Background
Model confidence (mean pLDDT): 83 of 100. Predicted 3D model of a 97-nucleotide RNA (c-di-GMP-I riboswitch aptamer) from an Acidobacteriota bacterium. The model forms 95% of the base pairs in the Rfam consensus. The sequence was found by an Rfam model in a public genome assembly. Its Rfam family is "c-di-GMP-I riboswitch aptamer". Its family is annotated with cyclic-di-GMP binding in the Gene Ontology.
[in-house]
RNA sequence: CACCGAUAAGGGCACACUCCGUGUGAGCGGGGGUCGCAAAGCCAACGGGAGUCGGGCUGGUCGAAAGGCGAGCAGUUGACUUGGCCGGGUUGCCGAA
Numbered sequence: 001c002a003c004c005g006a007u008a009a010g011g012g013c014a015c016a017c018u019c020c021g022u023g024u025g026a027g028c029g030g031g032g033g034u035c036g037c038a039a040a041g042c043c044a045a046c047g048g049g050a051g052u053c054g055g056g057c058u059g060g061u062c063g064a065a066a067g068g069c070g071a072g073c074a075g076u077u078g079a080c081u082u083g084g085c086c087g088g089g090u091u092g093c094c095g096a097a
Base pairs, nucleotide, nucleotide: 004095005094012037013036017032018031019030020029021028022027035084041090042089043088046087047086048085049082050081051080052079053078055077056076057075058074059073061071062070063069
């Protein structure tokens, strides 16, 4: 120095839930909380996954006679969310084996 990661030391972060704010929503910000985490620091203008939508298009279903319209569903596309889903990138504390 690199890999690696202790029941080490000093510290750090904070799931669910909850309160306040915010967004159509997934979520996000702050307080409490502490399941866990050696990058649970950062990156979604790298790839995959998952999710959301007052968006577009298509399909079939239902409603009232048709058209058109409305409702909810599925697919697709677009936009968005998630770094605590993963790969990857990048920065970084400690040092037993």